[in-house]
Order: sequence, then structure tokens, then C1' cells
RNA sequence: CCGGAUGGGCAGUCGCCUCCGGAAACGGAGGAGGAAAGUCCGGUCUCCAUAGAGCAGCGUGCCGGCUAACGGCCGGGGUCCCCAAGUGGGAAACGGAAAGUGCCACAGAAAAUAUACCGCCUUGAAUGGUGGUGGCAGGCUUCAGCCUGCCACGCCGGGCAGGCCGAAGGGCCUGCCCCACCAUCAGAGGUAAGGGUGAAAUGGUGCGGUAAGAGCGCACCGCGGCUGGAGCAAUCCCGCCGGCAGGGUAAACCCCACGCGGAGCAAGACCAAAUAGGGGAGAAGGGGUGGCUCGCCCCACUUGACUCCCGGGUAGGUCGCUUGAGCCUGUCAGCAAUGACGGGCCUAGAGGAAUGACUGUCACCUUAACGGGCACAGAAACCGGCUUAUAGUCCGGCUGC
Repeated sequence: CCGGAUGGGCAGUCGCCUCCGGAAACGGAGGAGGAAAGUCCGGUCUCCAUAGAGCAGCGUGCCGGCUAACGGCCGGGGUCCCCAAGUGGGAAACGGAAAGUGCCACAGAAAAUAUACCGCCUUGAAUGGUGGUGGCAGGCUUCAGCCUGCCACGCCGGGCAGGCCGAAGGGCCUGCCCCACCAUCAGAGGUAAGGGUGAAAUGGUGCGGUAAGAGCGCACCGCGGCUGGAGCAAUCCCGCCGGCAGGGUAAACCCCACGCGGAGCAAGACCAAAUAGGGGAGAAGGGGUGGCUCGCCCCACUUGACUCCCGGGUAGGUCGCUUGAGCCUGUCAGCAAUGACGGGCCUAGAGGAAUGACUGUCACCUUAACGGGCACAGAAACCGGCUUAUAGUCCGGCUGC
């Protein structure tokens, strides 16, 4: 540093929440986590047109297994990286680039219908130069070559004209033309070996081959196809055939396969006031004052005062609500994830919502002592995962001194 486990103990006092007993006072029982967190993924459950199809959208993406399900877990395969090279360690969103479209900065000739900057080679024209080859010795040198002498051979490219020398055979010099070779400049063509650019350049290495080159030919490697073998499969192995096509990018659009209806416990179900309003039936009076009647006042008189009945919704209450893909433990099956069987256990469920505070002591850290501190973090219908946080202690691995 990484991974895993654990996540203060005991006792007392005073409180809080739920349940049980009780008329009450009061008594008894229980009361946060490994992540209760983020709300990222999957499900149970509930309601919404029984929930089906299509489009759109979103997600997943090597193979097999596990699971209620998953983007989770287990096992395997291929790819890449590291190594002390072994039955080692590690990383990753790992379908398709031969359906189509797009993109590939800078540099570079060219970033994809390939192309050609330097270079290499061929060719014709022009200009210039050279005109035997080889060996040995010596000298000079800028180390590429040059000069001198001697020797050997097939006797120094060919032709024409002029001049000179020689007694002659003949020799020498100058000029022009042709031939051969070399060099240079521009043009045309071939090439893709080599150089150069780039993250990436149209298979790689070697030999042959060629004017120079090139899978042009061959061997090996790589690639593609086919047969056979191993494996459930991904895939691996052997052999044969084909000179070889198709740069990269899908965490760009896209294509293919598979999956997904939506909203969420404030889901939703039941019981159900007061007031107001709705529907139906009756209805010409009803109410106040008052002992009663008259009187007076108010409302109403078919657009209905008043009386009765019905139904919906609200407040409120009850349920949903915690017994569940549950927890502990043993045996068996399986490499494992996980599953089967047996035994035992019940462990917050309330409403914006309790789970707290203090004292003593022990443990740990700190301090000379007194004293101080003791991680991350708080359930809200429930479950399976993932991710993130975590003092101290324990276990395992790696590493520095």
C1' cells in the first nucleotide's frame, strides 16, 4: 500500500418509541447498519384499458453455469501487459469495419477509387571527356587515386583529308565523321526495394530473380478457405489448398441478436363525520318572539321554504407493515457460484417518525499529571446486487529501510 474479517465490554440512574398485562399507578418484553448511504442495476408487491403487436427510445453484448431476476456471481476461452519464464502475476464495455455513411489533427507525395518527394532503372536527344588490358616495382597523396619505369598478350576502335620524318617497310602530328564507354543537365517511361513523414503507409524475414524492382518465384511466419480430431460451447490442435484480398475508428452514426408497458407504499384497499354542493320522493307553508291566540318579524309559495331518503368526496380511523427468494447450525452434491435435506430461532416496524443522555469501571489513543479523545455513519413497504465511506484491532499478500 492492497484485500478480507471485526466495528468497544460490563454495571447503574433518568428519559423516548412499539407491543403485552392492568381501571389506574405501574410492571414486563423488544428497539439501527455493514454499509441503514448513493438511488446505479435487478426483482417482489400494488394500481393503471388483461398489459398483446408495431414504431420510436433506452439498455445489454466471447462461451457455459448459478439465480426469482440482473448490467450481479462462479468457472472457462481468446486478446494485451509484466516477469526471476512456472500449472507465474495482472488489465480491459471482449458482437459486426466484406451493408451503407462519416471521421483520421500536425507532418507527409499520398490517410484510402491510392499515390510518387528524394532515390533506383530504362530510353532518345544535347554537352563534355576517354580510346588497350593485365601484372610487378618505386614515388606522391587530401587514402579516392595519380605519376614514372619494366614485363606479358590477341599489338592497341574504324574511316577520310592535310602536314612532317624516314633509303624503305612504315612511323608521328592536326582536323572531321562513325563506334564504344564514362559523366552532367532537363524530358519521357518503369518501380515501390531503400530514404523521408506520421499514432497509423496497402502482409513480415530470407534466398532467388530483374534493367531496376515487385508474392514475380520459393521457404518459414502471418492471413483466408476446406477436411479431420478434442470440447456442451467459446475455442484449440493436425493436415491440405490459396500468393494474399480488406489501414484504423462502432465509448461515431449504423447493422445484428436479446431484453424493457407506465407509475410507484404519498403504491393501493376498506370504514367514514361536520359544512357545502348533487340526485330522488313528499310538499304550501315553515321558522322566531310568546304560557296560548292575535299581532309583529324572517324565509318560501312550483326557478320549491321545510321534511325524509340515497350516493360521491374531504377530515379522521383501519389495513397494506414485516414470516421473509428470512436468520443460525449440521450433513450431502458441486472445482466454484450455488443447491437439496434435517434441526433450531422470530429479531424496530409507529405518526415526519423513538432507538438518547449521564455516572462508575475496564480496553484503546494522547498527556508529566489533571484531563481530553474513541471511525464511517441513522431504518421509513420489502428483498438480491453494485458502488462509495470507514478510527482502532486481527488475518493474508506485496513493498521500502